[in-house]
Context: one part of a larger RNA
RNA sequence: GCCUACGAGUUACUACUUACUAGCAAGUUUAAGGAUUUAAGAUCCGGAGGCGUAGCGAAAGCGAGUCUGAAUAGGGCGAAUAGCUAGUGGGUGUAGACGCGAAACCAAGUGAUCUACCCAUGAGCAGGUUGAAGGACGGAUAGUCUCCGUCUGGAGGAUCGGAACAGAUAAACGUUGAAAAGUUUCCUGAUGACUUGUGGGUAGGGGUGAAAGGCUAAUCAAACUUGGAGAUAGCUCGUACUCCCCGAAAUGCAUUUAGGUGCAGCGUUGGGAAGAGAGUGUCAUGGAGGUAGAGCUACCAAUAAGGCUAGGGGGCUUCACCGCCUACCAACCCUUAAUGAACUCCGAAUGCCAUGACAUUUUACCGGCAGUGAGGCGCGGGGUGCUAAGGUCACGCGCCGAGAGGGGAACAACCCAGACCAUCAGCUAAGGUCCCUAAAUUUUAUCUAAGUUGAUAGAACGAGGUGAGAAUGCACAGACAGCUAGGAUGUUGGCUUGGAAGCAGCCAUUCAUUUAAAGAGUGCGUAACAGCUCACUAGUCGAGCGUUCUUGCGCGGAAAAUAAUCGGGCAUCAAGGUAAAUACCGAAGCUAUGGAGUGUAGCAAUACGCUGGUAGGGGAGCAUUCUGUAAGCCAUUGAAGAUUAGAUGUGAGUCUAGUUGGAGGUAACAGAAAAGAAAAUGUAGGC
Numbered sequence: 001g002c003c004u005a006c007g008a009g010u011u012a013c014u015a016c017u018u019a020c021u022a023g024c025a026a027g028u029u030u031a032a033g034g035a036u037u038u039a040a041g042a043u044c045c046g047g048a049g050g051c052g053u054a055g056c057g058a059a060a061g062c063g064a065g066u067c068u069g070a071a072u073a074g075g076g077c078g079a080a081u082a083g084c085u086a087g088u089g090g091g092u093g094u095a096g097a098c099g100c101g102a103a104a105c106c107a108a109g110u111g112a113u114c115u116a117c118c119c120a121u122g123a124g125c126a127g128g129u130u131g132a133a134g135g136a137c138g139g140a141u142a143g144u145c146u147c148c149g150u151c152u153g154g155a156g157g158a159u160c161g162g163a164a165c166a167g168a169u170a171a172a173c174g175u176u177g178a179a180a181a182g183u184u185u186c187c188u189g190a191u192g193a194c195u196u197g198u199g200g201g202u203a204g205g206g207g208u209g210a211a212a213g214g215c216u217a218a219u220c221a222a223a224c225u226u227g228g229a230g231a232u233a234g235c236u237c238g239u240a241c242u243c244c245c246c247g248a249a250a251u252g253c254a255u256u257u258a259g260g261u262g263c264a265g266c267g268u269u270g271g272g273a274a275g276a277g278a279g280u281g282u283c284a285u286g287g288a289g290g291u292a293g294a295g296c297u298a299c300c301a302a303u304a305a306g307g308c309u310a311g312g313g314g315g316c317u318u319c320a321c322c323g324c325c326u327a328c329c330a331a332c333c334c335u336u337a338a339u340g341a342a343c344u345c346c347g348a349a350u351g352c353c354a355u356g357a358c359a360u361u362u363u364a365c366c367g368g369c370a371g372u373g374a375g376g377c378g379c380g381g382g383g384u385g386c387u388a389a390g391g392u393c394a395c396g397c398g399c400c401g402a403g404a405g406g407g408g409a410a411c412a413a414c415c416c417a418g419a420c421c422a423u424c425a426g427c428u429a430a431g432g433u434c435c436c437u438a439a440a441u442u443u444u445a446u447c448u449a450a451g452u453u454g455a456u457a458g459a460a461c462g463a464g465g466u467g468a469g470a471a472u473g474c475a476c477a478g479a480c481a482g483c484u485a486g487g488a489u490g491u492u493g494g495c496u497u498g499g500a501a502g503c504a505g506c507c508a509u510u511c512a513u514u515u516a517a518a519g520a521g522u523g524c525g526u527a528a529c530a531g532c533u534c535a536c537u538a539g540u541c542g543a544g545c546g547u548u549c550u551u552g553c554g555c556g557g558a559a560a561a562u563a564a565u566c567g568g569g570c571a572u573c574a575a576g577g578u579a580a581a582u583a584c585c586g587a588a589g590c591u592a593u594g595g596a597g598u599g600u601a602g603c604a605a606u607a608c609g610c611u612g613g614u615a616g617g618g619g620a621g622c623a624u625u626c627u628g629u630a631a632g633c634c635a636u637u638g639a640a641g642a643u644u645a646g647a648u649g650u651g652a653g654u655c656u657a658g659u660u661g662g663a664g665g666u667a668a669c670a671g672a673a674a675a676g677a678a679a680a681u682g683u684a685g686g687c
């Protein structure tokens, strides 16, 4: 993992509430007990008591009223009648109360054969090294003291380690191990606070601890066993057959409350009222309001420039006062400009309220039963945040949630569209029509050369890319570009300077002459000259050439982590872009044909609607086991079970036949449940 079996809303209370059914009804009903009788049980007595028939008040009490009150006021609660008993179903309460699941708490016991410490009594420590005290002898000494040497002696939490024994430093291996802590090599202590045998002691909030919360039998921040016990679990997981009708919520208030719960909201179901007087939509009419916008010499706040000019600062002057100046700061006012969620002289559209008409079908109210009370995304106008977030908060709408189908390559929410069933019928939506891939290699015009692009980021800025439009200038009296020739003279202008001659720099009515034209010189160049060139002119050539602006499509700008890509292949008068046109494809949409269920109306026939669905509410059924009818019926001329095939029902399922099997099964109608498994890291067994 699979298979098989087992596996979760049960039972009690003559409790509460509610619906239905039945009996009796202003009543209704017996309980214990007794009598008769039986297989279980039933029938008859039994009215004690309960509920109801009257309420109000704290009570005395009064009574269709009563309480409060001074009240005959006002107000509160009542009165104009339906209950009781039993059964069944829904829900609740009390019980373990749908099932499994803690960590824990308490009580009584069992454990020191493991281990910690202690007590008693035993045992063990190869072999070496060192050489304390004490003692003896000798020497030094005046000396018995004291000192020195030698010998003896054999102390020590002394020493060595390839012993025993005890430990455990490092590494590797081992890690479903040889082993629930080991093996190998290295390592430490090894006469001691040493090691060890045997016997004994200390017990669970207790012991023991050279102290690590260590150890206390592979268990320790409180052992183990049994019991209280089915502890409790606002938590997690699981909770078993079918079809039909309706169908939510993720909000408000409160909460030692925030992942729970109560009340309300939203769902379902029964009742029930109306001319519907209720809901919704459209139109008309009448209202409230201060948003969008706009505006501000209409307030408040903020605010740019200028003018005018109080006030202030600075400067000048003066003994002082006065006075003068000011591109300084600046109120009010004026001109121009102009902002605001918490500004408003103004002010919509929507939305909201009311009335009327029309249309339509829902909507109050009283009961039973819920679930929900983590929501999410998109769009719109906002708050918050960084006009960040698949962020967060509220509002409006839509969708997902609980919604399948088509499109978007894939993709809860985007676009289209709401799936009762069947059909080898048709039309369309979004989106598409070269191939993958259903349908145009469709038509007309044009653009793009970048594979731009082919839905999906790209800026400032830069550029003789290219298309379109506009303005302006030059041009057959010859433009623009190219080529040929000229480009001179006064003069090397003056100054400066070592030099300065068109060309380091400064100055200049930068003049004049000859000219077709030629600057006191555009650039290169020289130390300075020289030289090359340009402006300008002529010739040649022969038709367009410049400048600016607007705009379409492209180019660069352009960097990301495994290999790249428009979904791919691929595509260039496109299969790309723009503008238009006509076909076609394309869904569970719509239509067609047949069928099913359900709601409303109706006596019916029938007609018109509806039939996606999680939580959840309601309805109708199937199957299993047992009981009664049943000493019946089926069955060795073959039961149940197994298996194969066929038929049938919307489905759970059912029926029939064959084979196997070898002894039981059971219609129909009722009744009763240990009554349906795919999930619970479910339990047991098997593979």
Stems, first nucleotide, its partner, number of pairs: 001687006011095003015092010027051003033045005055062002065077004098238002101235001105228006116202009125192001127160003130156001134152007165189003170185004204220001206216003241621006251264005265372002267369005278361010293346001294344002300340002304336004309330001311329002313326004375400006382393003405416003420595004425591003431585003434569003440582001442581006453571002461556002465553010482540005488513003493507003519534001523532002596611006622676001624673006632666003641660008
Large-subunit ribosomal RNA, domain II from a Saprospiraceae bacterium, 687 nucleotides, folded computationally. The organism belongs to Saprospiraceae, within Bacteria. It matches the Rfam family "Bacterial large subunit ribosomal RNA". Its mean pLDDT, the model's own confidence on a scale to 100, is 83.